Predicted 3D model of a 74-nucleotide RNA (transfer RNA) from a Deltaproteobacteria bacterium.
It was read from a public genome assembly.
The prediction has a mean pLDDT of 81.
RNA sequence: GGGGGUGUAGCUCAGUUGGGUAGAGCACCUGUUUUGCACGCAGGAGGUCAUCGGUUCGAAUCCGUUCACCUCCA
Numbered sequence: 001g002g003g004g005g006u007g008u009a010g011c012u013c014a015g016u017u018g019g020g021u022a023g024a025g026c027a028c029c030u031g032u033u034u035u036g037c038a039c040g041c042a043g044g045a046g047g048u049c050a051u052c053g054g055u056u057c058g059a060a061u062c063c064g065u066u067c068a069c070c071u072c073c074a
Base pairs, nucleotide, nucleotide: 001073002072003071004070005069006068007067010026011025012024013023020057028044029043030042031041032040050066052064053063054062
């Protein structure tokens, strides 16, 4: 230098197939339970879907740019 892959909640990931309300588990907060803690139960908060642009009535999803990481070739 070239090819491919990954980037979504604090963490691990699903959702991309066929564009249509952004989710799960763990963690966190509150309540309940307990002499107390933990577990359990109920509820809650937390997201510019890596970046910037394009297409579209509508984009995590399609197209392009850039950045970071992984991998292959040279």